RNA sequence: CUUAUUAAGAAAGACUGAGGGAAUGGGCCCGUUGAAGUCUUGGCAACCAUCUAACCAUAGAAAGGUGCCAAAUCCCACUUCGAUUUAUUUCGAAGAAAAAUAAG
Numbered sequence: 001c002u003u004a005u006u007a008a009g010a011a012a013g014a015c016u017g018a019g020g021g022a023a024u025g026g027g028c029c030c031g032u033u034g035a036a037g038u039c040u041u042g043g044c045a046a047c048c049a050u051c052u053a054a055c056c057a058u059a060g061a062a063a064g065g066u067g068c069c070a071a072a073u074c075c076c077a078c079u080u081c082g083a084u085u086u087a088u089u090u091c092g093a094a095g096a097a098a099a100a101u102a103a104g
Stems, first nucleotide, its partner, number of pairs: 001104006011041005019030003024077004042069003047065002050061004073098001078095006
């Protein structure tokens, strides 16, 4: 960079000790009843690889390589549409951008 997916799912212990939820702004949350980080164990899921259904497609099995285990990717931000309002005021829908993960 390209493609696909992102409202489902899954936590205990040890060390440590104040922050964390990607970045910026805002909101809202989590956190000394222990954040982030490291390690151990456990679990979830099924992208790739593997196996089966002859092949494709598709479905299933299993769990080797990754990934993940508060809240929708926590929510909003930009564009368009609809409704609403004194008011881009609020709500809803679609899309974009950004991000994460996988494969190339």

SAM riboswitch aptamer (S box leader) from uncultured Balneola sp., 104 nucleotides, folded computationally. Its mean pLDDT, the model's own confidence on a scale to 100, is 84. Taxonomically the source falls in Balneola (Bacteria, Balneolota, Balneolia, Balneolaceae). RNAcentral holds the sequence, with entries from MGnify.